The RNA shown here (transfer RNA) has 71 nucleotides and comes from a Patescibacteria group bacterium. Its Rfam family is "tRNA". Gene Ontology term of the family: triplet codon-amino acid adaptor activity. It was read from a public genome assembly. The coordinates come from a structure-prediction model, not an experiment, and the mean pLDDT is 82. Taxonomically the source falls in Bacteria candidate phyla (Bacteria).
């Protein structure tokens, strides 16, 4: 230096143009002498920016950060 890829909620993951889902944890509640479990219910999330497009996690473009290959 050249090429690729990967970034979604405190963790892990799904999501091929029309509401952002799953489990784990964290907050309440219901059961229980207590606690655990086990059941309701909440909370929170698309890496910055910029384009297309009626609508962008999605498509193009930069960047950024991390990571493979190669010289």
């Nucleotide at each position: 230096g050249g090429g690729c890829g990967u970034g979604u909620u405190g963790u892990a993951u799904a999501g091929u143009g029309g509401c952002a889902g799953u489990a784990c944890a964290g907050g309440g509640g219901u059961c229980u002498c207590c606690a655990a479990a086990a059941c309701c219910u909440c909370u929170a999330g698309c890496g910055g920016g910029g384009g297309u497009u009626c609508g962008a996690u999605u498509c193009c473009c930069u960047c950024c950060a991390c990571g493979c290959c190669u010289g």